[in-house]
Molecule: transfer RNA
Organism: Dehalococcoidia bacterium
RNA sequence: GCCCCCAUCGUCUAGAGGUCUAGGACACCGGCCUUUCAAGCCGGCAACGGCGAUUCGAAUUCGCCUGGGGGCA
Numbered sequence: 001g002c003c004c005c006c007a008u009c010g011u012c013u014a015g016a017g018g019u020c021u022a023g024g025a026c027a028c029c030g031g032c033c034u035u036u037c038a039a040g041c042c043g044g045c046a047a048c049g050g051c052g053a054u055u056c057g058a059a060u061u062c063g064c065c066u067g068g069g070g071g072c073a
Base pairs, nucleotide, nucleotide: 001072002071003070004069005068006067007066010026011025012024013023018056028044029043030042031041032040049065050064051063052062053061
C1' cells in the first nucleotide's frame, strides 16, 4: 500500500426496513424476605463509534472516516 471481517447499556449479547420512546443475561443501585449474609422475588439505572446517502420510514441498506482483528505485499 491492497483486500476481507467487526463496531449496540459497565460486560456478553438479541435485532435481518415500520410491532424499537432498542429486548435479555450478568454486574450495579433500591425495596421485600431474613436475626444478618447469601439465595429468591419486585423495581430501577444504562447502549446503536462519527458524518453523509438512499427511503415516506434506517440499529438494520450504501459510501467515507475512526477504532479493532485477519490476509497479501